[in-house]
């Protein structure tokens, strides 16, 4: 070079084409305890890029990147 996977909150990880993008973990705050841990409550945070498809795209399609397996 050819060919396939995968990319989503800090991490890990859901999400029939219609979802407030959920969860757990970590962080903030508060509750409780003489502290501290453990428990409890709320809370802040994401969709790899660009484009087409569609009344609507995390999803489907094509182009790129990045990564990992494969052939050669």
């Nucleotide at each position: 070079g050819g060919g396939g996977c995968u990319a989503u909150c800090g991490u890990c990880u859901a999400a029939c084409g219609g979802u407030u993008a959920g969860g757990a973990c970590a962080u903030c705050a508060g509750a409780u305890u003489u502290u501290c841990a453990a428990u409890c409550u709320g809370g802040u945070a994401a969709u790899c890029g660009g484009a087409g498809u569609u009344c609507g795209a995390u999803u489907c399609u094509c182009c790129g990147u990045a990564g990992c397996c494969u052939c050669a």
Model confidence (mean pLDDT): 81 of 100. This is a predicted structure of a 72-nucleotide RNA (transfer RNA) from a Candidatus Dojkabacteria bacterium. It matches the Rfam family "tRNA". From the family's description: Transfer RNA (tRNA) molecules are approximately 80 nucleotides in length. The organism belongs to Candidatus Dojkabacteria, within Bacteria. The sequence is in RNAcentral, with records from ENA.